This is a predicted structure of an 87-nucleotide RNA (c-di-GMP-I riboswitch aptamer) from Peptococcaceae bacterium UBA5356. It was read from a public genome assembly, where an Rfam model found it. Of the family's consensus pairs, 95% are formed in the model. The prediction has a mean pLDDT of 87.
């Protein structure tokens, strides 16, 4: 130093519900909650995937249905950094 991860030491985070908020919505953000997590830390035009669909287009013209990211997901995978040290 690279790999790897202990029923190891300090701690870290925090799903689902639920309550407040912000949003059209997916979804943030706080609060309880703990289901899990060795990166569950960071990166979202310039990797790949998901979600929504206000606006716009188009079909239609009463409702509505279709595409369609500028909106969103990093606790999908990727990438990119880093604690700790049995074996």
């Nucleotide at each position: 130093a690279a790999u790897c991860g202990a029923c190891a030491a300090g701690g870290g985070c925090a799903a689902a519900g639920c309550c407040a908020u912000c949003g059209a919505a997916a979804g943030g953000u706080g609060g309880c909650g703990g289901c899990g997590c060795a990166a569950a830390a960071c990166u979202a035009c310039a990797g790949g995937g998901a979600c929504u669909a206000a606006g716009g287009u188009g079909u239609a013209a009463c409702a509505a249905c279709a595409c369609u990211a500028u909106g969103u997901c990093a606790g999908c995978c990727a990438g990119u950094u880093a604690c700790c040290g049995a074996g």